Small-subunit ribosomal RNA from an uncultured prokaryote, 1498 nucleotides, folded computationally. The coordinates come from a structure-prediction model, not an experiment, and the mean pLDDT is 83. Its Rfam family is "Bacterial small subunit ribosomal RNA". Rfam links the family to the GO terms structural constituent of ribosome and ribosome. The sequence is in RNAcentral, with records from ENA.
RNA sequence: AGAGUUUGAUCAUGGCUCAGAUUGAACGCUGGCGGUAUGCUUAACACAUGCAAGUCGAACGGAAACGAUGGUAGCUUGCUACCAGGCGUCAAGUGGCGGACAGGUGAGUAACGCGUAGGAAUCUGCCCAGUAGUGGGGGACAACCAGGGGAAACCCUGGCUAAUACCGCAUAAUCUCUACGGAGAAAAGAGGGCCUCUUCUUGAAAGCUCUUGCUAUUGGAUGAGCCUGCGUGAGAUUAGCUAGUUGGUAGGGUAAAGGCCUACCAAGGCGACGAUCUCUAGCUGGUCUGAGAGGGAGAUCCCCCACACUGGUACUGAGACACGGACCAGACUCCUACGGGAGGCAGCAGUGAGGAAUAUUGGACAAUGGGCGAGAGCCUGAUCCAGCCAUGCCGCGUGCAGGAAGACGGUCCUAUGGAUUGUAAACUGCUUUUAUACAGGAAGAAACCUCAGUACGUGUACUGAGCUGACGGUACUGUAAGAAUAAGCACCGGUUAACUCCGUGCCAGCAGCCGCGGUAAUACGGAGGGUGCAAGCGUUAUCCGGAAUCAUUGGGUUUAAAGGGUCCGUAGGCGGAUUAUUAAGUCAGAGGUGAAAUCCCACAGCUUAACUGUAAAAUUGCCAUUGAUACUGGAUUUCUUGAAUUAGUGGGAAGUGGUUAGAAUGUGUAGUGUAGCGGUGAAAUGCAUAGAUAUUACACAGAAUACCAAUUGCGAAGGCAGAUCACUAACACUAUAUUGACGCUGAGGGACGAAAGCGUGGGGAGCGAACAGGAUUAGAUACCCUGGUAGUCCACGCCGUAAACGAUGGAUACUAGCUGUUCGAUCUUCGGAUUGAGUGACUAAGCGAAAGUGAUAAGUAUCCCACCUGGGGAGUACGUUCGCAAGAAUGAAACUCAAAGGAAUUGACGGGGGCCCGCACAAGCGGUGGAGCAUGUGGUUUAAUUCGAUCAUACGCGAGGAACCUUACCAGGGCUUAAAUGUAGCUGGACAGAUUGCAGAGAUGUCCCCCUUCAGUUCGGCUGGACCAAACACAGGUGUUGCACGGCUGUCGUCAGCUCGUGCCGUGAGGUGUCAGGUUAAGUCCUAUAACGAGCGCAACCCCUGCCGUUAGUUGCCAUCAGGUAAUGCUGGGGACUAUAGAGGAACUGCUAGUGUAAGCUAGAGGAAGGUGGGGACGAUGUCAAGUCAUCAUGGCCCUUAUGGGUUGGGCUACACGCGUGCUACAAUGGUAACUACAGAGAGGUGCAAGACGGUGACGUGGAGCAAAUCUUCAAAAGUUAUCUCAGUUCGGAUUGGACUCUGAAACUCGAGUCCAUGAAGCCGGAAUCGCUAGUAAUCGCGGAUCAGCAUGCCGCGGUGAAUACGUUCCCAGGCCUUGUACACACUGCCCGUCACGCCAUGGGAGUUGGUAUUACCUGAAGCUGGUGAGCUAACCUUAGGGAGGCAGCCAACCACGGUGAGAUCAGCGACUGGGGUGAAGUCGUAACAAGGUAACC
Repeated sequence: AGAGUUUGAUCAUGGCUCAGAUUGAACGCUGGCGGUAUGCUUAACACAUGCAAGUCGAACGGAAACGAUGGUAGCUUGCUACCAGGCGUCAAGUGGCGGACAGGUGAGUAACGCGUAGGAAUCUGCCCAGUAGUGGGGGACAACCAGGGGAAACCCUGGCUAAUACCGCAUAAUCUCUACGGAGAAAAGAGGGCCUCUUCUUGAAAGCUCUUGCUAUUGGAUGAGCCUGCGUGAGAUUAGCUAGUUGGUAGGGUAAAGGCCUACCAAGGCGACGAUCUCUAGCUGGUCUGAGAGGGAGAUCCCCCACACUGGUACUGAGACACGGACCAGACUCCUACGGGAGGCAGCAGUGAGGAAUAUUGGACAAUGGGCGAGAGCCUGAUCCAGCCAUGCCGCGUGCAGGAAGACGGUCCUAUGGAUUGUAAACUGCUUUUAUACAGGAAGAAACCUCAGUACGUGUACUGAGCUGACGGUACUGUAAGAAUAAGCACCGGUUAACUCCGUGCCAGCAGCCGCGGUAAUACGGAGGGUGCAAGCGUUAUCCGGAAUCAUUGGGUUUAAAGGGUCCGUAGGCGGAUUAUUAAGUCAGAGGUGAAAUCCCACAGCUUAACUGUAAAAUUGCCAUUGAUACUGGAUUUCUUGAAUUAGUGGGAAGUGGUUAGAAUGUGUAGUGUAGCGGUGAAAUGCAUAGAUAUUACACAGAAUACCAAUUGCGAAGGCAGAUCACUAACACUAUAUUGACGCUGAGGGACGAAAGCGUGGGGAGCGAACAGGAUUAGAUACCCUGGUAGUCCACGCCGUAAACGAUGGAUACUAGCUGUUCGAUCUUCGGAUUGAGUGACUAAGCGAAAGUGAUAAGUAUCCCACCUGGGGAGUACGUUCGCAAGAAUGAAACUCAAAGGAAUUGACGGGGGCCCGCACAAGCGGUGGAGCAUGUGGUUUAAUUCGAUCAUACGCGAGGAACCUUACCAGGGCUUAAAUGUAGCUGGACAGAUUGCAGAGAUGUCCCCCUUCAGUUCGGCUGGACCAAACACAGGUGUUGCACGGCUGUCGUCAGCUCGUGCCGUGAGGUGUCAGGUUAAGUCCUAUAACGAGCGCAACCCCUGCCGUUAGUUGCCAUCAGGUAAUGCUGGGGACUAUAGAGGAACUGCUAGUGUAAGCUAGAGGAAGGUGGGGACGAUGUCAAGUCAUCAUGGCCCUUAUGGGUUGGGCUACACGCGUGCUACAAUGGUAACUACAGAGAGGUGCAAGACGGUGACGUGGAGCAAAUCUUCAAAAGUUAUCUCAGUUCGGAUUGGACUCUGAAACUCGAGUCCAUGAAGCCGGAAUCGCUAGUAAUCGCGGAUCAGCAUGCCGCGGUGAAUACGUUCCCAGGCCUUGUACACACUGCCCGUCACGCCAUGGGAGUUGGUAUUACCUGAAGCUGGUGAGCUAACCUUAGGGAGGCAGCCAACCACGGUGAGAUCAGCGACUGGGGUGAAGUCGUAACAAGGUAACC
């Protein structure tokens, strides 16, 4: 620091996801040691049990327990009982201090709660310092004793008693109050020592002294209370809140200011700088992350706050409204004798519950700290330790070195072999951390205290010695033995380091995102190998980062999300030049504070580190203070350039209200006139003989204003158009007279605001939603047509929205040009020029993702406002405001997807455009589709009808030839290594072949007979080599996959295209070249040109054919010469000719003319041939996962007594039917009969076969010649003559009967042919459709391959031999350019909505359940305060009666819980219902994307 993911690819926008760090974590697998830290995040849920706050006998009365001592009694002479507060001590009690600390938790709290910085009107036990005092009295109450009640808890009555408990009195420097005269208010003693007296060791009194208390007061310290500035969450779908509320006066209250409380008076106070309300939340130091700014979170530690079962209340006290105190109410739990009682783990352990989840009912007060005490000491679940847990962090180890036969085994492969695991192991040597065993063994202890000593003095200070350790026999150290005791987890498609095999087969499964899996999965599962971390590793969750994805640093708004419809204007924000001043902002210095811990740095201590200590730095903040004054601000002086005013000159569809004009349309009346009009793609509805349409005249009505007219003008926008009048406003220019910053923007607010719509009243010609009818259509609730109501128009009032658009907010300034146009001014040579203000086009720089924009900015800057933050859900729901309504404004969430969207690129496509071409159409000729038959196919049938090919590009196709074979299919019966290769070892010996018989359908089986290997040799069935059998490996497969492949082929298409190098353009995909203008059959060529060249294609080169000469002379030819025949190149001979077959020539737009820049085109000449002469072969990059695993080859998979091999018979030939391709016909351009001519190209030895003979014939007999320019096979149509005369015929030949021929083992299923007989359909073929442009179509026959035989098919050959093409509008196919696109599997594309079904979340909903806060009323526990107090009453007074004071009781005010009513709000459930989302290939249509077939959209 980035990466993946939208696309065919690209750029940008934009979301989602990942890599990092983190944690009080949890889960899975695994687990050696130590140090250190952490450990209920959930139910502030409920709690059994134990412990967590006591202490003081030096305050007191005392003595239940224990001990010592003494005594008495019993006696087993060391035990029991009793006595003795005299002693050590001490239960319970009075009293003091402490239980307000320490410890826990985070429910509540959005607050002066916290943080920070300040403040004044306060209190403060224990502690420190100072001053003064501590005199003298009194009456009680517990304990205790007696009695009583109760189950218990506990309570009642009477009696005795002490105090540092309680109460008066005295005194009071000071203190408090004060009317300045005065008035009021304290206390407590205790423990030692000395001294005196005395019963002589006990008691008493006074004094002295020491210590410690106590009282009053001053000050300090510490702690606490209160007030204030600033900071500290979310929501405006919470906008108004407030009655003690805001202030004042007086009083009360408090430690203290204060509406804190009360009375009276005033009517204030808070709020858009967010009051009130709702939701959420303890706050901070710090912590995690981050470069930082920020963002998240607030465990452990420290500070503050709040709470202690829930709610309320006060008491005591220095301090509480009190966690382990009290009272009351409530819920819950427990005890109960049913009358009544008890309790509060959010202390430490622990239990249950909840939960993914969080520890021991441990040890010790040794240390640190706290309470009490004079002290010893006691208490202390604070604390220190130990235990549990890999929960985190840190450290260590699981060995080190050598060792190649690169071992065995595993895995993989191109598999006789190699690669890898891998120096890894074995083996050799070495070491011993850790673990184990044994031994030694700390620091933490300083003190207090005890003893001794020293300094003045029994006390204090110091010195020395002694005592005290939970952890713990722990840390640490030493010794012993031995590699001995110790490695896992995740991942390996990309992101992201790491690859192979097997299994599986859209299954099982994986997955953070993209996505893998449908038979060759580096993505699932296993294995081998590898990678990364390591006592851990992964997963899940959380938060920050990456994310500049809320943008202060640091984003945007024409088209991606986003400029408000427009203007005015309030608050606010910002603001021209200048003078002097102030010092708020700003800057600087020094001061205070910013707790400690943490972070950073340095050093130090544990062997190191984590951890800890010391020091320093930092703490970016706040406060008060001193200074500076450029800038901003405040107040001030002046100015004119911003702004405004004035004067003059103007132009304009600017607005409002009148008046008025002509054309058109419609209607009415009248005339002329006659049969149609109207409308459409075509029609019909409609109108019309009752006279329409058309036409003429007159009249009336309403609406809109042709031409001018324009990228024109005006207006803030919406918008504004005949002419004219009145009123109103804005704007521009010129002059520079006046004011003197008066300005810009503008949240809320106000005004205006197209069309449609609404209300009231008019108006209504035309047009025209709805509606009706006619068409169209599968349907047509549409498009088209005929009608037609609201509406459109006017007046007044609402609505307030539009793709209200330049999809571009307003203002100001600056920044190259060029060219139109409108208005004004100036100049003018009258052409025009300059200038100000508008309005357009093009372009530079710049900007921009690009398209584009470009002085009218989307450039460069400043100011203000508005708006955006992935798509859908949704501009929806709910709430609120506005509206008569329609609706508008504001405006979510759940859920769901990994995209949605922008610009541009290349293709493809279009019922887009342009250009061009093709038997594509047209013009013609002949067919198919109708008949019969042949053949192929579908379907059906069948035991099987083998398989493949299926639009064009399957269907007389593979098959160029199925009776058997072929043959792959079916049935039957039979074989298990027949053909190929190899075999170490074992076994056997022949095997093969020929003949005959039997069984059988045959294959085959079996029998008999004959025959039965070579070499060596020790002569042995010894050895060896061939061969056979058997056995083992294997073979074999027309089994599967053409969607794993090679090769071959079809098609677009013989269409003219497809690309590359370098350069250039573009951020890039990509473009250019290859486009443009011509031309061509052609990307053929030319010209132009940021392109220049090149390649594959085109063309040419090749073959056939057409012309010429030349060469050659056999088997071909025969003009001339000769010979011969009945005749024939038959013979000699010849090369002239034809032909054959070799090498050549010939044609190139070369020539002429026209035209054109050129390429070329047109015409002509010559020529056998003329503009590629005709034909063939030849098929670019690619497309169709096109076809073929059944030609062949081949990977994987499958079968192995069968899916292999062999055999007989059957089938592939079936037959209600559909289709394709053909043959023959329907006849006279013909049929029949007779006669007579002319080819080419082929083939031939299992062959072609002449001539001859026989047969009506197929053919047979026999056979010359010929391996062929030699022999054989070979024409028909045509021509001539005759006949038939338009008919189912002398047409047509199917079908059937009979008789034959040929081939072949064999013609039944199932061949071809012949003769005789029979003589079907058919009289030219519906919709539709095919071929063909010249030696072509049509027509005629001939040959060949295959082949025993079988041809209407196929491949070839020649004979005869046409018609037509104006032309490119249309159909089809194709090419180029351009355009649109929401397509890219590319229009057989994409895609919308209803309906049906499943699932999910959500709105409404009669209601219902619960929570929260409020309000009105009722009730009114405990408690404080006030009143009352007839009952009761120790201290004081008293005249002795009583009084003062107090208490109970009662009343009142306040008030918690509770009750009733009312609305508010938030949730849950809810019959039914609304839409939404999402699902496999459901239904109906086809709305959108192309002109999407009616342009789309608001």